[in-house]
This record gives sequence, C1' cells and structure tokens, in this order.
RNA sequence: GAUUUAUACAGAAGAGGUGAGAGACAGGCUCGAAGACCCUCUGGCAACCUGGAAGUACCAAGGUGCCAAUUCCUGCCGGGUGAGAUGUUCUUGCUUGGAGAUAUAACAU
Repeated sequence: GAUUUAUACAGAAGAGGUGAGAGACAGGCUCGAAGACCCUCUGGCAACCUGGAAGUACCAAGGUGCCAAUUCCUGCCGGGUGAGAUGUUCUUGCUUGGAGAUAUAACAU
C1' cells in the first nucleotide's frame, strides 16, 4: 500500500513550542493572530482487541485508536413530500433507502 469483516447521531482538553492557514477531495458551512492546524508533555475517553466480573448490560486502561461541529453537511442511484418557473419539462427545499468515498479497529497476507 492493497484485500476481507465490523463500526462511524455516544464519549473525552489543559500547558508549552511554533506562527498561517485548517476541517481527506469538490461545493457549502465552520474553526483560526483572543493563535487554529501541527509538534511535545500532562490529562482524559472507551470504539475494536485484551484482562476481570457477570446469563452477556459492568469494570480496568495493557495494544491500537480517539478528545470542535453526526464521518460537520452534501456529492452517485432511487422513494416520499413541498415550493417556484418562461411549464409535454426544468430548477429547488425537506425527508428517507441503498451505493460509493473516507476514517478506525480486527484477522490474515
């Protein structure tokens, strides 16, 4: 890096360093010199693995992960419903199902 399976509306921030963009991509929207993002330290959460308990709910925090916003929302294909227009159609709002993408874990390679 690629494959498979599972999950993605829960949960969890302070200090120091640095100094301009950041939130994967595109659009939207948001965060950011009252210092974001990133790095370090400390603290925390508990998704998967693990350990303990127990007719499975709970606890621990060893491994990985995570600690703005549902994966921040949408993106592709449909269903339902509303609005608008120059109306055989087109545009658009809301809602819902599926797919895709992305992220993380676990197993094996």
Background: Predicted 3D model of a 109-nucleotide RNA (SAM riboswitch aptamer (S box leader)) from a Cytophagales bacterium. Of the family's consensus pairs, 94% are formed in the model. The sequence was found by an Rfam model in a public genome assembly.